Parts: sequence; C1' cells; structure tokens
RNA sequence: UGAUAGAGGCGCGGUGUCCAUCAGUAGCCGCCGCCGUACGCGCGGGAACGCGGGCGGCAGUGAAAGGGGUCAUCGCCGAAGGGCAUCCGGUUCCCGGCCGGGUGUGCCUGGGCCGUCGGAGAAGAUCCGCCGGACUGUCGCAGAAAUGCGGAGAGCUGUCG
Repeated sequence: UGAUAGAGGCGCGGUGUCCAUCAGUAGCCGCCGCCGUACGCGCGGGAACGCGGGCGGCAGUGAAAGGGGUCAUCGCCGAAGGGCAUCCGGUUCCCGGCCGGGUGUGCCUGGGCCGUCGGAGAAGAUCCGCCGGACUGUCGCAGAAAUGCGGAGAGCUGUCG
C1' cells in the first nucleotide's frame, strides 16, 4: 500500500401478513342559528381559475393514509442516520412554506441506552437534532496491577500479496 474475511449487540436498514391506534375524528345526509349576493371558500401572499356558499351547534352515519407493534423474510457492520446542494412529484397556476422520493457530497455521528430542550406527529407511541450522563467496543499513552486519560469507523483485527 492493495485484496479478502471478520468483530462491537436490546446492532442497523428494507419488504410483507396480521393487529391495535388514528377515531366516534375527517367526510356525507338532516335540523337550527349567525354571516353573505358582488360576497365568501380553496396551507400564507398575488393574479387568475374553480365552487356557490362560509362559520358554529345538535343528531345520524362513518372512513383512510402516514406513524406504531408481533411474526416472517431479505440485505448488512458508515450497517445507517443527519446536514448541504440539486432534480422530480403532491398541495388549482406563480412564489413561499410543508410533505414524499432520486442523485451528488468522506460536512457531522464508533454503538446502543437514559434524560432536559427543540422539531415532525392525533399521540404519554415513534422518528430526527443540539446538549448532558453513565455503559460498551476499538486503538493509543501512562501504570507492577487495579485503573486513569485521550482519539475516531478514512478506524480496528486476521489472512494473502
């Protein structure tokens, strides 16, 4: 320096079945009240377009998706996650915002767990992020040892060249 094979454990991610939640919610039909005829509604603004109603209450009917869990299975150990840039799709058109994907980028993170805060979310679930904590794996330094301190996966270990 190249190839190859491995390790860290509540290890990482994908897919599918079923289940609960979403929710007695949204929507729809009916009744009542308020606003309204050139006014109102469609995530925010604008212009146009579409609709003809909008808001609230009562009663009836009444979902779904995302997210989650079990099980099974597939690919794996920068597994993967995030940031940034860019492209595509959705939201009537444009801009913005938001949501979901693709591509690029060694910009950040060794790993899981717990906690405050923030974001997404219906949510005490879950996911993402900053920070903190102990734990754990790995290498280095110090040490007689126990152990202590420090670094980062572009690392570490084995084999071959």
The RNA shown here (Lysine riboswitch aptamer) has 161 nucleotides and comes from a bovine gut metagenome.
Its mean pLDDT, the model's own confidence on a scale to 100, is 84.